Predicted 3D model of an 87-nucleotide RNA (Glycine riboswitch aptamer) from a Gammaproteobacteria bacterium.

[in-house]
RNA sequence: UUCAAACCGAUGGGAGAGUGUGCUGAAAAGCACCGCCGAAGGCGUAACACCCGCAACCGCUCAGGCUAAAGGAACUAUCGGGACAGG
Numbered sequence: 001u002u003c004a005a006a007c008c009g010a011u012g013g014g015a016g017a018g019u020g021u022g023c024u025g026a027a028a029a030g031c032a033c034c035g036c037c038g039a040a041g042g043c044g045u046a047a048c049a050c051c052c053g054c055a056a057c058c059g060c061u062c063a064g065g066c067u068a069a070a071g072g073a074a075c076u077a078u079c080g081g082g083a084c085a086g087g
Stems, first nucleotide, its partner, number of pairs: 002087002007081007018034001020033005035066003041062001042060003048053001
């Protein structure tokens, strides 16, 4: 002088699927039935490895979600930390 990564925090962006039926209720909402979604999480799986293992936006749908809004949301941008460290 130059340059990180995993990870953490803040702010912003952020999809999909029910205008379903019935009952209760002032409403919000709750319960039951049927039908759906996939991007919290979880599980399964290739190459590779071969001791153990090991990826996903692929599949499953346990969980979660599907009635505006709210909330959540993988991922992403900026800033800060990580980092006067390390190369």